[in-house]
């Protein structure tokens, strides 16, 4: 000192969270010792038991006994008002601090004076009696330092004086201790007073002894403290009164400080003592361990009546997360009594319990391996735990045993602590380590398990099969007798900002003005000294903090000195500034005089155009409306047209970035009344000013009330359309309203989202109103264009500066001063309740619970838009031919099945993987078998291998028989192969393409995608790559804060087209042609002209086989789709192991109500059939292609020539052409389907092959919506070849040639793409985001008939004890009165809880309905 978290990324705003310190703590795990502290924060709840205040015989009488020291109760004295506890109450002179006085004071100190002479009682005790008890009554005896009067009275008190009044006590050991009065001191108490310290205005008015006076009473004393009378005051926005909360302070914690929080222990002070009231005694109390009364509670009781008060120390119950021993001692310190000895003291001194806190110590030290074991990880090589252990040597703080043994005592005696601290000695590493964390923040990483489960989490967030985040383990990090968690306080938080924040768009300027209080305020002089500044003095208790020194071994802790205590009071001084007073000034402000502009306001009158309606005439079938329509109007005559009339509302052009007004707002013309502003002059006043909490006034539209008015428009409403719906957008109508008068309302994106005032700070430009100067001009005037200067407005642009950026920029959001208002995360909510206002609608003031980790501003890069611009593509259009209808082939879905193996699913799956499923293939099913295995390596035993063959079986397999002996060799054996065996292992087309490699598809052969350096920006990022041209192209040129470069484009490569050279086999019979093979040439906008910028290029032309990329191919940038493939291959992980492996037979992949894709053949005459004739190219062939010839109608058979191929064969190309026939017909079209007979391949054609022949002869007559391909040797039509392959389901795929078109005006539209720009609330990127109702669950909350509880206040009734008063009375006492606690009662208000029902709100992976918002979001 900061960090995490909003975003794709960025900057800012802003909240939330964390790291630090602290605690009277508690909880979890763990726990060796000592010292010093601390220890009911909750129930001021209730308390069993014991103790906590007594003492004095030197005040007194009595009594008891072992007559000597005492004991006992009583009278009397002093004390018990201290000490100890607690914090309920109290917002107050209670506390803190300052000053004061009208006062009192036992004991103590000092001083002065006095103490004379008397009297009458009473307790104890005795007797009698009552009561259960507590206790009490009557009679009798007695003493005093008890009580009483008298004397004296310096002083004291009253009084002007005279005068009057007031005291005492003795005891003794003879030392002394006491007594009374007075004055003073010390210390204490009482009262008054300035100032200071909580929240709330959703508490705004409070008060009748209230405020003051006079008099009296009362008190120690002032005083409405109390009373009588008089007056009507007193307090309050500087917050009275009310409500809530709370003991206050020194201090404590935190903080850099200022502050904030707090008030345990210690100290000062106040208050209280079960609750409430009251007095008595006393120096002192309204008395914690006294009294009286009332109430509640507890206990005893003989039921009549009594007793009690732990917030003293221990302790108990209860409450609670939680807080100790019913200990020892008066030895010390202190207190009470006493002459003293002494007694008492739960104050205190100590011990005990508790890691509750702070401090200190220990749990061993040294050596000890290329490093044991175990455990963990591993790439299997190794690495980690780790010098750690073991082991060797050593030490003994601590521990255990033994011995000694304090100080604390000043002060004669006396030590609870304590046989403690401490010392010595013996023993032995012996008795002693845990807790939390390890994704980031935040130091610390791997394996296994789990599989959005279990769980974690302070925030962000982890977990859905490879989790460094869950659980365990190993390892590590941090702290350590503790460590974590929870709670609370301060800090970080400048996040309430005095120090030290903001308000255009993030939260935040009141809608505007006038103005009260208040705050602030121009120039000069003088005075004062309140503020201010300086000095001095008093005080600011001690303790604490800080500092120095010292004492316990150190430290914590403790002692001594100092500093500090920022405060406050008094005195003295200064006089600049502020203030006050006095006097003056004119620059602020206001007034006068002279001019000026204006939709400024109010009222009245008037005007024309238009709409609508009415009347009359003319006129005829439509009009109106829309994207298109319809409702609607019209033959009872509309629309149209001409004229006339009625009525209401609004004012065209001028008109503008213009003007006026405080804002809202203001627009035809004229008149009346009226407000403000500007300019000139520098005549007057002389600071009269600025702002402005409350307050007042004005305040668009809509709305409300009363009464008018109503042409047009037009919420609601009706109808017509649109639509899935359409309570909308569009259309036809139409009521309130809009208009006027009066009265309310008081709000708007009332916006410049920018409060008012003043001053200062570069320019440019435009315009409005003045003034001054100059002056063209002409209508010669108070004229005046253009121009210059200046004052006041209204705009644009820009420097500096400011700003998060956008932007603002003399009209500031710049630089400053003054005043006001407002803000403090989002939602809940501008809502609820309460108050105020309002007729209502509602306005204003204005929360909380709960919930989220964000919400937000500006800018950036993308993506997207039913945004814009430019451009491209068989994208559309123009054409040609198809698909979609039929039959069949094939693929897919679905269904079926024992199985119909698997994969591929918009474009980019579907004649795809598959370029060949009868067996095999094969992965699927059924059945039969095998288990080191069908296959690999290693080991052991046997045998060469191999060949022939018999039986069982569907085969696999099983059981036999026979033949046969090889190669190398150093002679041990070895290599290959076969059989058997053992275990390591094999094997898997099992899963995961979302763990992967590789490969591929697609955007797309689209023209893009980037980098280095520089420059710009706080930054993301931009620039370059934009712009102007051009191109097929980010192709090239020009410009330009860019200059260059890379991957792409193009070119280089292959094929074809022309030419040349070489070659000449098998290429004709010949050949300079053709052809084959190989190598070259040729085309480059090179030439000419136009256009363009003297560019790039483009258009036209020439030449040329070919012309502007000649045509085709190969070639696919950065990337996108978690695209496809674990079944081609490879591969991590997981899974199976007598099975998910392997072998075999048969079946299946070929099923079939149906649906889709891709094709073939057709529907015919541009045709079918028959006959004849012609012309290719690419390819293939020895397990092969197979000629001629012969046989068969044919498939084919036979045959065997030739060919390892420019030689032979496949191999007759077909369409075409010539001739014939068919004659519009389901046909001589079409060929499906079915029957029969054959051929070939193959171990085998049943499921399930192809082909041939004969017969059969289905649908189909050109195909709905929709949709596909193609721009030239292309489409279309025609045949040929090849791969795979025994054969073939090929109509498929890949190639080859033959014949050979049509059309393109063009880019509006559809689809896809490129560039620039714009908007955005999207970034998983529009297949996006997102809103509201309804339905479900959960939560908190408002209203509510009521119900319950609480604390006060008011009125009335009753009225204990008690002070005071009155009457009676000798006393004692009795009766009465005032006041009053408690209690009762009445009405009302307030607060809290609860409440059927009800209102909205918030949250919750996958509910319903729509689509409101974000793009022009499809109606901005």
């Nucleotide at each position: 000192a900061g960090a995490g978290u909003u975003u794709g990324a960025u900057c800012c705003u802003g909240g939330c969270u964390c790291a630090g310190g602290g605690u009277u703590a508690a909880c979890g795990c763990u726990g060796g010792c000592g010292g010093u502290g601390u220890g009911c924060a909750u129930a001021a709840u209730a308390c069993a038991u014991g103790c906590a205040a007594g003492u004095c015989g030197u005040g007194c009488g009595g009594u008891c006994u072992u007559u000597a020291a005492g004991g006992c109760a009583g009278c009397g004295g002093c004390g018990a008002a201290c000490g100890g506890g607690u914090g309920a109450g109290u917002a107050a002179c209670a506390c803190g601090u300052u000053g004061g006085u009208a006062u009192c004071u036992c004991c103590c100190c000092c001083a002065g004076a006095c103490a004379c002479a008397g009297g009458g009682a009473u307790a104890a005790c005795c007797a009698a009696c009552c009561g259960a008890a507590a206790g009490g009554u009557u009679g009798g005896c007695u003493a005093a330092u008890a009580c009483c009067g008298g004397a004296u009275g310096g002083u004291c008190c009253c009084g002007a004086a005279a005068g009057g009044g007031u005291a005492a006590a003795g005891c003794u050991a003879c030392g002394g201790c006491g007594g009374u009065c007075u004055g003073g001191g010390a210390a204490g108490a009482a009262c008054c007073u300035g100032c200071g310290g909580c929240c709330u205005a959703u508490c705004a008015g409070c008060u009748u002894g209230u405020u003051g006076g006079u008099g009296a009473g009362g008190u120690a004393a002032u005083g409405g403290c109390u009373c009588a009378c008089c007056a009507a005051g007193g307090c309050u926005a500087u917050g009275a009164c009310g409500g809530g909360u709370a003991g206050c302070u020194g201090g404590u914690c935190u903080g850099a400080g200022a502050g904030g929080a707090u008030g345990a222990u210690c100290a000062g002070u106040c208050a209280c003592a079960a609750u409430g009231g009251a007095a008595c005694u006393g120096a002192g109390a309204u008395a914690c361990g006294g009294u009286c009364c009332a109430u509640a509670c507890u206990c005893c009781u003989a039921c009549g009546g009594g007793a009690g008060g732990c917030a003293g120390c221990a302790g108990u119950a209860g409450g609670g997360a939680a807080u100790c021993u019913u200990c020892c001692g008066c030895a010390a310190u202190g207190g009470g009594c006493g002459c003293a000895a002494g007694c008492c003291u739960g104050a205190c001194g100590g011990a005990g319990c508790a890691a509750c806190a702070c401090c200190g110590c220990g749990u061993g030290a040294a050596g000890g391996a290329u490093g044991a074991a175990g455990c963990c990880c591993c790439u299997c090589g190794g690495g980690g735990u780790g010098u750690a252990a073991a082991c060797u040597u050593c030490u003994u703080u601590u521990c255990u045993g033994a011995a000694g043994g304090a100080a604390g005592a000043a002060c004669u005696c006396u030590g609870a602590c304590g046989g403690u601290a401490c010392u010595u000695u013996a023993g032995g590493a012996a008795u002693a380590a845990g807790c939390a964390c390890c994704g980031a923040c935040u130091a610390a990483c791997u394996c296994c398990g789990u599989g959005c489960c279990a769980g974690c989490a302070g925030u962000c967030g982890c977990g859905g099969u490879a989790a460094g985040a869950c659980g365990g383990a190993g390892g590590g990090u941090g702290c350590a007798a503790g460590c974590g968690u929870u709670a609370c306080c301060c800090g970080g938080a400048a996040u309430c900002a005095c120090u030290g924040g903001g308000c255009g768009u993030a939260a935040a300027g009141c809608g505007u003005c006038u103005g009260u209080a208040g705050g602030c305020g121009g120039u000069u002089u003088a005075a004062u000294a309140a503020g201010u500044c300086a000095g001095a003095a008093g005080u600011g208790a001690a303790a604490g903090c800080c500092u120095c020194c010292g004492g316990c071994c150190c430290a914590a802790c403790c002692g001594g000195g100092g500093a500090a205590u920022u405060g406050u009071u008094u005195c003295u001084g200064a006089a600049a500034c502020u203030a006050u007073u006095a006097a003056a000034c004119u620059a602020g402000a206001g007034g006068g005089a002279g001019g000026a502009a204006g939709a400024g306001g109010u009222g009245a009158g008037c005007a024309g155009a238009a709409u609508u309606c009415g009347g009359u005439g003319a006129g005829u079938a439509g009009g109106a409306g829309u994207a298109a329509a319809a409702u609607c109007c019209g033959u009872u005559g509309a629309u149209u047209u001409a004229c006339c009339g009625a009525g209401g509302a609004a004012u065209g052009c001028u008109a503008a970035a213009a003007g006026c007004g405080a804002a809202g707002g203001c627009a035809g013309c004229u008149c009346a009344c009226u407000g403000g502003u500007c300019c000139u002059u520098u005549c007057c006043u002389g600071a009269c000013g600025c702002u402005g909490a409350g307050a007042g006034a004005c305040g668009a539209a809509a709305g409300c009330g009363u009464g008018g008015g109503u042409a047009g428009c037009g919420a609601a409403c009706g109808g017509g359309a649109u639509u899935a719906g359409a309570u909308a957008c569009c259309c036809c109508g139409g009521u309130a309203g809009u208009c006027c008068a009066c009265g309310c309302c008081g709000u708007a994106a009332a916006c410049u989202a920018u409060g008012g005032a003043u001053a200062c700070u570069c320019g440019g430009u435009a315009u409005u109103g003045g003034c001054a100067c100059u002056a063209a001009c002409u209508u010669u005037a108070u004229g005046g264009a253009a121009g210059u200067g200046u004052c006041a407005g209204u705009g644009c642009u820009u420097c500096a500066g400011c700003u998060a950026a956008c932007g603002c920029g003399u009209u500031a959001a710049g630089u400053a001063u003054c005043c006001c208002g407002c803000c403090u995360g989002g939602g809940g909510a501008g809502u609820a309740c309460g108050g105020u206002c309002g007729c209502a609608a509602g306005a204003u003031u204005a929360a909380a619970a709960c919930u989220c980790a964000a919400a937000g501003g500006a800018a950036u890069a993308g993506a997207c838009g039913g945004g814009g611009g430019c451009c491209c593509a068989c994208a559309c259009a123009a054409g040609c031919g198809g698909u979609g209808g039929a039959g069949c082939a094939u693929c897919u879905g679905g269904u079926u099945u024992a199985a119909u193996u698997c994969g591929a699913c918009a474009c980019u799956a579907a004649g795809c993987g598959a370029g060949g499923a009868a067996c095999c293939u094969c992965a699927c099913c059924u059945g039969g078998a095998u288990u080191u295995g069908a296959c690999a390596u290693c080991c052991c035993g046997g045998g060469a291998a191999u060949c022939u063959u018999u039986c069982c079986g569907a085969a696999a397999g099983g059981a036999g028989a026979g033949a046969g002996u090889g190669c190398c060799g150093u002679a041990a054996g070895g290599a290959a192969c076969c059989c058997g065996g053992u275990g390591a292992c094999a094997g898997g087309u099992g899963c995961u393409g979302c763990a992967u490699g590789g490969u591929u598809g697609u955007c797309g052969u689209c023209a893009g995608c980037u980098c280095g350096u520089g420059c710009c920006u706080u930054g993301a990022g931009g620039u370059g790559u934009u712009c102007g041209g051009u191109u097929a192209a980010g192709u090239c040129c020009g410009u330009a804060a860019a200059c260059g470069a890379g991957c792409g484009c193009a070119a280089c490569c292959c094929u074809u087209g022309c030419c040349c050279u070489a070659u000449g086999u098998u290429g004709c019979a010949u050949a300079u042609u053709u052809c084959u093979u190989a190598g070259g040439g040729g085309a480059c906008u090179g030439c000419c002209g136009g256009c363009u910028c003297a560019a790039a290029g483009u258009c036209g032309g020439a030449g040329g086989a070919a012309g502007g990329u000649a045509a085709g191919g190969a070639u696919g940038a950065c990337g996108u789709c978690a695209a496809a493939u674990c079944a081609g291959c490879a591969u991590g992980g997981c899974c199976c192991u007598u099975a998910u492996a392997u072998c075999c037979a048969g079946g299946g992949c070929g099923a079939c109500a149906c649906a889709g894709g891709u094709g073939c053949u057709a529907c015919a005459a541009u045709g079918g059939c028959c006959g004849g004739u012609a012309c290719a190219a690419c390819g293939g062939g020895u397990c092969g292609c197979c000629a001629a010839g012969c046989c068969g109608c044919a498939a084919g058979g036979u045959g065997g020539a030739g060919c390892u191929a420019a030689u032979c064969c496949c191999u007759u190309a077909a369409a075409a052409c010539c001739g014939g026939u068919c004659c519009a017909a389901g046909u001589u079209c079409g060929g499906a389907u079915c029957g029969g007979g054959g051929u070939c391949u193959g171990c085998a054609a049943c499921u399930c092959g192809a082909c041939c022949c004969c017969g059969u002869g289905a649908a189909g007559c050109u195909g709905g919506a929709a949709u596909c391909g193609c721009u030239a040797g292309u489409a279309a039509c025609c045949g040929c070849g090849c791969a795979u392959c025994a054969g073939c389901c090929a109509u498929g795929g890949c190639g080859c040639g033959g014949u050979g078109a049509a059309u393109a005006u063009g880019u509006u539209c559809c689809u896809g793409g490129g560039c620039c720009u714009u908007g955005u609330a999207c970034u998983c990127a529009c297949c996006g985001c997102c809103c509201g109702u309804c339905a479900a669950g959960u939560u908190a909350u408002g209203g509510a008939a009521g119900c319950u509880g609480g604390g006060g206040g008011c009125g009335c009734c009753c009225g204990a004890a008690g002070u005071c008063c009155c009457u009676c009375u000798u006393u004692a006492g009795a009766g009465g009165g005032c006041c009053c606690a408690c209690g009762g009662u009445g009405a009302a208000a307030c607060c809290a809880g609860u409440g059927a029902c009800u209102g909205g709100a918030a949250c919750u992976a996958a509910g319903u309905c729509g689509u409101a918002a974000c793009a022009a979001g499809g109606u901005a």

The RNA shown here (small-subunit ribosomal RNA) has 1420 nucleotides and comes from a metagenome. The RNAcentral record of the sequence draws on SILVA.